[in-house]
Molecule: c-di-GMP-I riboswitch aptamer
Organism: Gallionellaceae bacterium
RNA sequence: GACUCAAAAGGGCAAAACCGUCGAAAGGCGGUGACGCAAAAUCACCGGACCUCGGUUUCGUCAAACAGGUCAGCGGGAUUGCUGAA
Numbered sequence: 001g002a003c004u005c006a007a008a009a010g011g012g013c014a015a016a017a018c019c020g021u022c023g024a025a026a027g028g029c030g031g032u033g034a035c036g037c038a039a040a041a042u043c044a045c046c047g048g049a050c051c052u053c054g055g056u057u058u059c060g061u062c063a064a065a066c067a068g069g070u071c072a073g074c075g076g077g078a079u080u081g082c083u084g085a086a
Stems, first nucleotide, its partner, number of pairs: 005084002012037002017032006035073001041079003045076003048071004055066004
């Protein structure tokens, strides 16, 4: 110095719930709040989950499929990154 890893210290993030706000919805953002987190930082590439107003196709309708969207705190992957006891 690096990898695996995760002691300590300093700092960091913030689940549920509630309030406000945006959205058709999933959900996002802000506030309060702390369940947890060493990548709980970033990216929808793969799998997965969720939504689907409007659009397209099938269709008598219901509905389904496609397209579209959301989740990075579901798993994998990619990129970047703090500290350093064993």